[in-house]
């Protein structure tokens, strides 16, 4: 230089044929307890890497960009 993958919440990760963006931990409040812990119930938290296009409608299609893996040369 080429080819494939990844990139979604602090983290680790799903999201099916394009139709309301989600789960475990972590946070944060209550409640339980003499008190923590641990558990039960709730609350918050997202520019889905980024930038354009296609579409009524885009985490998902499509060009492009960028960062990282893994191969080849």
């Nucleotide at each position: 230089g080429c080819u494939g993958g990844u990139g979604u919440a602090g983290c680790u990760c799903a999201g099916u044929u394009g139709g309301u963006a989600g789960a475990g931990c972590a946070g944060c409040g209550c409640a339980u307890u003499c008190g923590u812990a641990a558990u039960g119930c709730g609350c918050a938290g997202g520019u889905c890497a980024c930038g354009u296009g296609u579409u009524c409608g885009a985490g998902u299609c499509a060009c492009g960009c960028u960062a990282c893996c893994a191969g080849c040369u």
A computed fold for a 73-nucleotide RNA from a Clostridia bacterium, annotated as transfer RNA. Its Rfam family is "tRNA". The family's RNA type in Rfam is transfer RNA. Gene Ontology term of the family: triplet codon-amino acid adaptor activity. Its mean pLDDT, the model's own confidence on a scale to 100, is 82. Lineage of the source: Bacteria > Bacillati > Bacillota > Clostridia.